The RNA shown here (transfer RNA) has 71 nucleotides and comes from an Anaerolineales bacterium. Rfam family: tRNA. By type it is a transfer RNA. The RNAcentral record of the sequence draws on ENA and MGnify. Taxonomically the source falls in Anaerolineales (Bacteria, Bacillati, Chloroflexota, Anaerolineae).

RNA sequence: UGGGGCGUGGUGAAACGGUAUCACGUCACACUCUGGAUGUGAAGUUUGGGGUUCGAAACCCUACUCCCCAG
Numbered sequence: 001u002g003g004g005g006c007g008u009g010g011u012g013a014a015a016c017g018g019u020a021u022c023a024c025g026u027c028a029c030a031c032u033c034u035g036g037a038u039g040u041g042a043a044g045u046u047u048g049g050g051g052u053u054c055g056a057a058a059c060c061c062u063a064c065u066c067c068c069c070a071g
Base pairs, nucleotide, nucleotide: 001070002069003068004067005066007064010024011023012022013021018054026042027041028040029039030038047063048062049061050060051059
């Protein structure tokens, strides 16, 4: 420099164009002599910008990060 791929809570992953969901973790409560385990609940997420659409995490354009291949 060229080509390809990835980007979603703290972490790992889901999600036909139609309520962003699950697991672990965190916090609160219950249980317990205490801790752990268990149960219930809560907080927390779509890389940035623009476009298409009644509606975009998903489609289009562009930028950026990381990874792979070629030179």